[in-house]
Molecule: glmS glucosamine-6-phosphate activated ribozyme aptamer
RNA sequence: AUUACAUUUAAAGCGCCAGUGCCGAUUAAUAAAUCGGAUGACGAGGCGGAGGAAGAAUCGAAAAUUCGGCGGAUGUCCUCCCGUUUGUGCUUCCAAGCGUUAUGACGCCUACAAAACCUGACGGUAACGACAGGGACAGAAGGGCGGCAAGUUGAAGCC
Numbered sequence: 001a002u003u004a005c006a007u008u009u010a011a012a013g014c015g016c017c018a019g020u021g022c023c024g025a026u027u028a029a030u031a032a033a034u035c036g037g038a039u040g041a042c043g044a045g046g047c048g049g050a051g052g053a054a055g056a057a058u059c060g061a062a063a064a065u066u067c068g069g070c071g072g073a074u075g076u077c078c079u080c081c082c083g084u085u086u087g088u089g090c091u092u093c094c095a096a097g098c099g100u101u102a103u104g105a106c107g108c109c110u111a112c113a114a115a116a117c118c119u120g121a122c123g124g125u126a127a128c129g130a131c132a133g134g135g136a137c138a139g140a141a142g143g144g145c146g147g148c149a150a151g152u153u154g155a156a157g158c159c
Base pairs, nucleotide, nucleotide: 014071015070016069017068019067022037023036024035025034026033027032042060043059044058048081049080050079051078052077053076082099083098084097085096086095087094089158090157091156092155093154103149104148106146107145108144109143110142117134118133119132120131122129123128
């Protein structure tokens, strides 16, 4: 360095389950109890680093138990650091904004999904779970164009 095997990690619209509802067994008998089990958010989008705070943290779907709840979280706010843009060369500082696509909001145009559904097929007594194929449909962020708004017309050094 290559190959093989094993283990760990690779989750963040993510993980979990005590309530409701669901399945099975037993007792039982229209009921109910006990035990065991299964389900419990469909994708799109989102992270500079550290510390702290609060807690219903974006978007839509042919879904509608996607009910109810707990925890977390790339969102928000504060401080510091790093980076970047503007202040018409370069470096450092300063000011304001932003986060590697590195000002903001707005208007117009524009791209993009999975579940659902159909077909096949595996596991489970079942509730249900895992998978392959088919062909649809969003909005926001994003992209393009436009003007508008905000910010700045700084300091020192060097060329």